Molecule: Guanidine-I riboswitch aptamer
Organism: Peribacillus muralis
RNA sequence: UCAAAUGUUUUCUAGGGUUCCGCAGCACGUGUAAGUGCUGGCCUGGUCCGAGAGAAAACUCACAGCUUGCUGUGUCACGGAAGGAUAAAAGCCUGGGAGAA
Numbered sequence: 001u002c003a004a005a006u007g008u009u010u011u012c013u014a015g016g017g018u019u020c021c022g023c024a025g026c027a028c029g030u031g032u033a034a035g036u037g038c039u040g041g042c043c044u045g046g047u048c049c050g051a052g053a054g055a056a057a058a059c060u061c062a063c064a065g066c067u068u069g070c071u072g073u074g075u076c077a078c079g080g081a082a083g084g085a086u087a088a089a090a091g092c093c094u095g096g097g098a099g100a101a
Stems, first nucleotide, its partner, number of pairs: 007059006015049002020046002022043001023040006061074006076096001078099001082094003
């Protein structure tokens, strides 16, 4: 830019780890200070990541109706291992994958 399709985006949640903050411990400092360093996610948390098969919303798309620009409808979805990114991990990505019925 174009296209339209089990469409795109946003917010939230299940969940996730530990870059930052906080918290805890130890040490230094010291005026029983402010503060600094190291360790800890087997620390509840905040920032952060975050669902095809979770929620909500917005915008498109298709179909139908009619009062022609408004309304309505839009199904189903069991799923490894291994690998990848990020600080790191995960229902993130690979992936509506491999498989299964």